[in-house]
């Protein structure tokens, strides 16, 4: 310098263009003589910037970080 992939709460994932999932961790609450396990409820994310479309996590382009390959 050129090709390829990966980015979604805190972490760890799914997601076929049409309400952003689960699972732990945090909160409250129930269960216990108390922790602990367990149950119910809630809080909380799509890396960035554009473009297609009525409608983008998803398709396209480009940046940014990594992660492999060639030079």
């Nucleotide at each position: 310098g050129c090709g390829g992939g990966u980015a979604u709460g805190g972490u760890a994932u799914a997601g076929u263009g049409g309400u952003a999932u689960u699972a732990c961790a945090c909160g409250u609450c129930c269960u216990u003589g108390c922790c602990a396990a367990g149950g119910a409820c809630g809080u909380a994310a799509c890396a960035c910037g554009g473009g297609u479309u009525c409608g983008a996590g998803u398709c396209c382009c480009g940046u940014u970080a990594c992660c492999c390959g060639c030079u």